[in-house]
Context: one part of a larger RNA
Molecule: large-subunit ribosomal RNA, domain IV
Organism: Nitrososphaerota archaeon
Formats: sequence, C1' cells, structure tokens
RNA sequence: UCAAGUUAAGGGAAUUCGGCAAAAUAGCCCUGUAUCUUUGGUAUAAGGGGUGCCUGCUCCGCAGGGGGCAGGCUGCAAUAACAAGGGGAGUCCGACUGUUUAUCAAAAACACAGGUGGCUGCUAGUCCGUAAGGAUGUGUAUAGCUGCUGACUUCUGCUCACUGCCAGUACGUGAACGCCCUUUUCAAGGGGUCUAAGCGCUGGUGAAGAGCGGGCCUAACUCUGAGGCUCUCACGGUAGCGUAAUACCUUGCCGGUUUAAUGCCGGCUUGCACCAAUGAAGCAACGAGAUUCCUACUGUCCCUAACUUGAGCCUG
Repeated sequence: UCAAGUUAAGGGAAUUCGGCAAAAUAGCCCUGUAUCUUUGGUAUAAGGGGUGCCUGCUCCGCAGGGGGCAGGCUGCAAUAACAAGGGGAGUCCGACUGUUUAUCAAAAACACAGGUGGCUGCUAGUCCGUAAGGAUGUGUAUAGCUGCUGACUUCUGCUCACUGCCAGUACGUGAACGCCCUUUUCAAGGGGUCUAAGCGCUGGUGAAGAGCGGGCCUAACUCUGAGGCUCUCACGGUAGCGUAAUACCUUGCCGGUUUAAUGCCGGCUUGCACCAAUGAAGCAACGAGAUUCCUACUGUCCCUAACUUGAGCCUG
C1' cells in the first nucleotide's frame, strides 16, 4: 500500500449522476391499523406493548403437554448466539404469476387470459415431402390454422380517392391452338374471327395497408371568435388525453414542495410533430422496472483514526 472485516465522539446524505455501499428493521404473542379498491385485497399497513429464570396457587387434557394469576432473581441486553421485513407518500410503464439476449441488457421487450379480423363443410383449410405419404387429428366450425390487439372499466369517431382484398360484369381489351380468307397453286408468311385468366368497367370492404387542410373577415372598451365568405380534397382529427417515455421554441406560464429546484407533483394548454385494437383514457393488486419526496438509520460525507486476519513491501 492492497484485500476481507470490526469500531468510532458531535453532526446525519452536507457525499454522489443517484443513499451506490453500509447501517438500521427482523422471530413469536397481545393490541391496533389509514387511503384506495375489481369488496378478494391493500395488511406483517402504519403505530404501541410484551418476551429469560425461580417459587406458590389455579384451570384444561387419558397423556406427552398447554393456559391463567400473584410474588421474587440476574444481566448493558432475556427471539441475548445463529437465523430473521426498514417503513411511508406521489407519478410513469406493463394488468397479474410467468419468459428472455448460456458468457456485458431481466426490461417498459416476449408471453398471457380476454377482444377482434381472415381462411376452412372434411376428398376442407394450414404445414412438411419431387412423390408415395405424413402432421393438425382417429379432431369436425363451442373445431383447426392464421393476422392484429393484450386483464378489467368507459369507449373505439370520419374517409373506399390511392394500394390491397372480395364480388360482379351487357360491353371493351386480351396469347397460343382451332376456324375462315389470302399474295395464280404448295409452304413459310399476312389478314380476320373465336377466346381463358388478367386488366378496363361496376360495386363492396378500415379491429385491411393507410389518411384525417389552407386563407380572409366578424359581437357597442379591449381581447376572443359562436358565425360568415372562399380555395381545395376521399374525408378534413370526434371522444378522451396533453410542455407528455411524445413539445422544437423550453428551465412554457401559474400553484405546491426547498433557504435555494433545468427536478418532482397538480393545473392551464395555441399539440414543431397525441389520438382511438399500429388501440384511446382510466385503473385496485402485482414489479430485483423508471423517477421524485418524507421518516428511521448510518464512516457516503464533514475528516479521518484505530484494530483483526491475509497478501505485498524492506532486510537477512
């Protein structure tokens, strides 16, 4: 000097990106328990008291044993060792238990029950195989396969112009074959006719891929603009939420929290560039998830020190 430990007066997060690490809490019995809630829970919520041994009395039990009352004894301390939750409050995300990058990521990612769309009537649909054949399945639409969403609650607006898909189609287009005509004959060739799918055309379809405007004016203070005019488009963003895990300007503005806050929470909101199963908004419970605050506690720090064990170092 390092590693692993132990202990520190007073202060108590002043440390730090951040209480990282450490400390504190801890078992059992009695008591007591808010808010929210899907009435199950939250909950060991929180908080408070007790806990060893001896003597006497007493109750229960067939018994091992268990309960109660009174008095006393020792220690700093009686779950004396080991073992053994710190707690509370707000917000975000994901409902939950679960799964995952064997060997830098455990998560808000995946899955999930639930919702919903599509295909499929069984010689089916989907998948494997060149095939024979096989799986789903010795199942049969309350089934199987497949896409999206992801408990629950309240809901899920408008647009079929584009792309896709589905259905239809008098007609147009539409290859080869066939048929007909043909350069005097044959052949190649040329022309015509017929015609499948497809396309055109007609219609449907958004929990299909997707999309969901601009300018000008206007109310008897001002401001604002219910309202009007106009361009354009398939329709011009509804409900809800909103400076957001999304907001450039931005440390937006106001309030709370602090002595002091680019933080956090609540509200407003003209949203650079939220928005409804690429789901929207809420939400009890849950989480080695993200973030803020309070309390307890502490060598994280003020500010270092001492000790134990080991390594190293120096000398031989």